A computed fold for a 75-nucleotide RNA, annotated as transfer RNA. It matches the Rfam family "tRNA". The family's RNA type in Rfam is transfer RNA. Rfam links the family to the GO term triplet codon-amino acid adaptor activity.
Order: sequence, then C1' cells, then structure tokens
RNA sequence: GCCCCGAUAGCUCAGUCUGGUCAGAGCGGCUGUUUCGUAAUCAGCGGGUCGGCGGUUCAAAUCCGUCUCGGGGCC
Repeated sequence: GCCCCGAUAGCUCAGUCUGGUCAGAGCGGCUGUUUCGUAAUCAGCGGGUCGGCGGUUCAAAUCCGUCUCGGGGCC
C1' cells in the first nucleotide's frame, strides 16, 4: 500500500442480506417482595436513537461514499 471482517445499553450480543410494523435480549444496576440478616426467587423500573461526517429516499441501525478505531490476511 491492497483486501476481508467488526464498531448498536455499563458488559456480551441479536437485528443489516430483504429500508417502514425495530431500537431489542441476556447479564449487570435501581426499587419492591421475601429473610433474623445476606444470597437466591418473584414483580416492577431506568438506561443507547446504532463509531463520525456527507449522500440517496416520503422514510436509513439497515443502501451509497468517505474518514476514524479494532481484528485478520497478502505483498
């Protein structure tokens, strides 16, 4: 230098292929329940607008361009 993959909640990830009915799950956190107390159980709550910018579109996490960061490969 070129090619491929990835970046979404505090953490691990799904969703992208096929644009809309999709912003979710588990764990963690908080409150309550329960217990002599803790943990566990059960019930409830909060938390991100999807790596940045731009473009296409009525509409973008999703399509296109570019940049940044991480991982891998080739020379």